The part of an RNA shown here (large-subunit ribosomal RNA, half B) has 1202 nucleotides and comes from Limnoglobus roseus.
It was read from a public genome assembly.
The coordinates come from a structure-prediction model, not an experiment, and the mean pLDDT is 85.
It matches the Rfam family "Bacterial large subunit ribosomal RNA". Its family is annotated with ribosome and structural constituent of ribosome in the Gene Ontology.

Context: one part of a larger RNA
RNA sequence: CUCUCGUGAAGGAACUCUGCAAGUUAAAUCCGUAACUUCGGGAAAAGGAUUGCCCCCAUCCGUGGGGGUCGCAGUGAAAAGGUUCUGGCGACUGUUUACUAAAAACACAGGUCUGUGCGAACACGUAAGUGGCGGUAUACAGACUGACGCCUGCCCGGUGCUGGUAAGUUAAGGAAGAGGGUUAGCCGUAAGGUGAAGCUCGCAACCGAAGCUCCAGUAAACGGCGGCCGUAACUAUGACGGUCCUAAGGUAGCGAAGUUCCUUGUCGGGUAAGUUCCGACCUGCAUGAAUGGCGUAACGACCGGAACACUGUCUCCACGAGAGACUCGGUGAAAUUGUAGUUGUCGUGAAGAUGCGACAUACCCGCAGCUAGACGGAAAGACCCCGUGAACCUUAACUGUAGCUUGGUAUUGGGUUUAGACCCAACAUGCGUAGCGUAGGUGGGAGACUGUGAAGUGCGGCUUUCGGGUCGCACUGAGUCGUCGAUGAAACACCACCCUUGUUGUGUUUGAAUUCUAACGACGUUUACUGAACCGUAGCGUCGGACCGUGCUAAGUGGGCAGUUUGAUUGGGGCGAUCUCCUCCCAAAAGGUAACGGAGGAGUGCAACGGUACCCUCAGCCCGGUUGGCAAUCGGGCAGCGAGCGUAAACGUAGAAGGGUGCUUGACUGCGAGCCCGAUAGGGCGAGCAGGGACGAAAGUCGGCGUUAGUGAUCCGGUGGUCCCGCAUGGAAGGGCCAUCGCUCAACAGAUAAAAGGUACUCCGGGGAUAACAGGCUUAUCUCCUCUGAGCGUUCAUAGCGGCGAGGAGGUUUGGCACCUCGAUGUCGGCUCAUCACAUCCUGGGGGUGGAGAAGCUCCCAAGGGUUCGGCUGUUCGCCGAUGAAAGUGGUACGUGAGCUGGGUUUAGACCGUCGUGAGACAGGUCGGUCCCUAUCUGCUGUGGGCGCAGGAAAUUUGCGAGGCUUUCUCCCUAGUACGAGAGGACUGGGAGGGACGCACCGCUGGUGUGCCAGUUGUGGCGCUAGCCGCAUCGCUGGGUAGCUACGUGCGGAAUGGAUAAACGCUGAAAGCAUAUAAGCGUGAAACUUCCCUCAAGAUCAGAUUUCCUUGAAGACUCCUGGGAGACGACCAGGUCGAUAGGCCGGGUGUACAAGUGCAGCAAUGCACUCAGCUAACCGGUACUAACAGUCAAACGUUUGG
Repeated sequence: CUCUCGUGAAGGAACUCUGCAAGUUAAAUCCGUAACUUCGGGAAAAGGAUUGCCCCCAUCCGUGGGGGUCGCAGUGAAAAGGUUCUGGCGACUGUUUACUAAAAACACAGGUCUGUGCGAACACGUAAGUGGCGGUAUACAGACUGACGCCUGCCCGGUGCUGGUAAGUUAAGGAAGAGGGUUAGCCGUAAGGUGAAGCUCGCAACCGAAGCUCCAGUAAACGGCGGCCGUAACUAUGACGGUCCUAAGGUAGCGAAGUUCCUUGUCGGGUAAGUUCCGACCUGCAUGAAUGGCGUAACGACCGGAACACUGUCUCCACGAGAGACUCGGUGAAAUUGUAGUUGUCGUGAAGAUGCGACAUACCCGCAGCUAGACGGAAAGACCCCGUGAACCUUAACUGUAGCUUGGUAUUGGGUUUAGACCCAACAUGCGUAGCGUAGGUGGGAGACUGUGAAGUGCGGCUUUCGGGUCGCACUGAGUCGUCGAUGAAACACCACCCUUGUUGUGUUUGAAUUCUAACGACGUUUACUGAACCGUAGCGUCGGACCGUGCUAAGUGGGCAGUUUGAUUGGGGCGAUCUCCUCCCAAAAGGUAACGGAGGAGUGCAACGGUACCCUCAGCCCGGUUGGCAAUCGGGCAGCGAGCGUAAACGUAGAAGGGUGCUUGACUGCGAGCCCGAUAGGGCGAGCAGGGACGAAAGUCGGCGUUAGUGAUCCGGUGGUCCCGCAUGGAAGGGCCAUCGCUCAACAGAUAAAAGGUACUCCGGGGAUAACAGGCUUAUCUCCUCUGAGCGUUCAUAGCGGCGAGGAGGUUUGGCACCUCGAUGUCGGCUCAUCACAUCCUGGGGGUGGAGAAGCUCCCAAGGGUUCGGCUGUUCGCCGAUGAAAGUGGUACGUGAGCUGGGUUUAGACCGUCGUGAGACAGGUCGGUCCCUAUCUGCUGUGGGCGCAGGAAAUUUGCGAGGCUUUCUCCCUAGUACGAGAGGACUGGGAGGGACGCACCGCUGGUGUGCCAGUUGUGGCGCUAGCCGCAUCGCUGGGUAGCUACGUGCGGAAUGGAUAAACGCUGAAAGCAUAUAAGCGUGAAACUUCCCUCAAGAUCAGAUUUCCUUGAAGACUCCUGGGAGACGACCAGGUCGAUAGGCCGGGUGUACAAGUGCAGCAAUGCACUCAGCUAACCGGUACUAACAGUCAAACGUUUGG
């Protein structure tokens, strides 16, 4: 010193984030008990009283009554609620992160919604099968809410779910039809053309479900629930009105809340003082109704606030006990470790040095301690960034997929009805206008039909363009129609072949409905196997039934699951911005040249705005001239380029590239010597040749445009052309080549045809290449100072202020930079302990004053000392209360976590608001939440050993030097004086008493005092009684010696000398004056140095003085007895010539009246002998015991000096 305990004066939460911790309380009996309440509670509420022992009475037992008696204390020890008031949350008892979170989180009974009719839904499983359940809607499953009370508003536009299905869209499959390839044949001298069937290739009308679109419903489904302007007879406010938008605009309730940023809102309460708390207000950044709203008795190891009691939490610590630490004996790790002969300061330096430079300091080596440093140890930083890293999670990212839904098909059969399509057959059908009229087409055709019944009439069927057409039946009984005129077409006169549409029938096919039973499924069975089976198969019976189920396949759905993606630049990252091309500046007179430097443009346009030949000259200004003006068109002049050149800028340009007119298409094809730019890819210029052209008389010019932007590689695919290839041959398919088309591939040298997010549950690899802390550099900002002096100050720049400006210092703010540190430099505040600076808060010395005095203001000097306690908050800060001489400003890794704390911030849990579809997020709030290290070196505090200090010793000292101390207030006198009208009120000098601080001590007052005394409970023991002893925290309780102590006592700061600061002077020149200064001499402060105290000769500069020792000397040591000395060494007292310790004797002190005996009393108990007995560490005395027994130790041998 640490840990675990005990006690504590006075105060009593002042401690602190917080009464954390510790105390208080506690048992039993009796009395008594509030608000509130769900009437059960609350409640052991709170608050009081009693308790031992003995005797008597009552009593079955608990127990009750009376009397007596002892103690400080009777549940005498141990075990055994502190209480109350007021909020938040959760109803409750329960559950949870085994190992940092026990909670407000989870659960819960209750409420609601949704699904599910039993082979249930749902879940597990490939399936069989199983759970659900040997249950059946009062059941089971899923979801939300969360007792109870009062309630639960509006919105169905979005998303989801449910229902609907006319229309649209839609797969496999089915499928008419058309087309391509091939070619027997045909045509053709050939080249080639055409081309049936078959085979084949792709296309495809139509049929084809769910889904989606669509239409509804649904919020205790996911969710959502406005803005602006005006208005009342003070003002304010706005019942009221207007307007816009919406699916609807937040109702009741609550409200600065666990939700309120501003904010410590405002008011009230509580407190001396209240960022917390309670009650209100409503301006709700951003409350709100089963993501439930608001209340609520009871409950809570939950979270706030207050009070009483109580206390070492604190003021402020003291003493004691035990266990460590320390010494000895035994045993004996660990991390760590480049090598170490391992100082300080200032500087330097990869920017914070034991190791570099300088200076200072320093004999060698331990031991006990302390932790400021060794950017100490531990853990390849968890924050941050990076990686074309990982993993989980989410979703309306991309791509898939289990499952589910739906269709087709197989398993899969028979009837009936019905609908569609097709073939065939029969029958019917056909109306523009003109026309007798309902003329389908073509061809033939001059006759056809009629007694086998024409015209007509009646009835009926079908059809209709409403005129009719056609068919059947009945009556009746002889004609009807064509050829001819009108029409594109001529007759249903007649015949043939067809078309459109339709009807009927046979057949084929597709669909629907219904029915059957035999597949298939389910159930039953007193049947068989079987002699057992709740199993299986078969039989029998019943029910369902070609459905279901299952296989394959197709469409839909599908974060249920899976694989992945989710850019870069960046004065860290994110957010923002940007990413290709052109022009200018930067760019430093070749070219080139960066930045999240400064300015602008492009992602085209033009058939003329191209080519050519010829011609012309602009902008602006002045003058003149009808409307006509500053400016229209006209005339004259001046005007070298200021205009124009499609389009930004630069360059260029009138001797045209500008403005016109004519003719035109060179905005050509095939090439290209030679060059320029460029890493490549690629981009650019280009004479000339050939072809065929335009313009020009010709020379000649023309391969777009005054120039520089107007863009996109490769792959893949399309289209046109073509000498190419053609898987035995011929073709074809398909490719190649030439031309051309399809990319805001704009992240523009383009990862894929196709891609978003979260991580605080995180992980890995790296980075001080890169952020947050600290340091460094810088100093914009900041703080301070100086200069100037516009003005203020009645007057007057400068008593005090000081506009606009100027110059600095500092390195405390906020920043900038990114230099050490990411194989770790722990981060705010507090506590503890400090240390320095001075730009001084107080105290000290001075100048000025708009200083009368007093009190101030301001400036100069000055760092010696000092610089408070509380309320609130995590706070630093700040506000407030009360003091005070003052309540300083800063640095020290925003000093100090190998010193403490851990309230805040900053992991994992949870709640609220807000944002987000979501996972989740928030310098928003809120409750909870593991702080390791035995010290090697330096450093520091102590304490020893060695050697040295020229013989060996014992003492006493000097003081180079170092450290400490250093304070301040009040009162009284001077003096109610100076001053002042008064009120008030000094300088100076003298004295007294305090505060805080420091040193020492224990006589006093107290504390402690586990070796002293006494009382006493329970229990065990000494055989019992008596008397004692052990244990129960020293059992508890009351006292207390020595020692140690503070709360106690004594003392201290001073006075003095020196040299100074600011300031004030003397003499005094330079400069005949003046001048405190230049030479010279003074005064002058808590600062400096003395004085005072402590250490101090390793002060290696080792000092001085005195004494002892000349042979085992002087002396010292070991050893022993001890200590008020001490970790151990050391130091001190002693060691028989002795009081060192123990013992003994005497005394003191403390306690409080022993044992025993006697007496009194029934007894408990009392009284007497008895201020007795006992008594530690104290004082004095006394050798009774123990201090036994040993060792070391100096000069002349050498050298140097004398």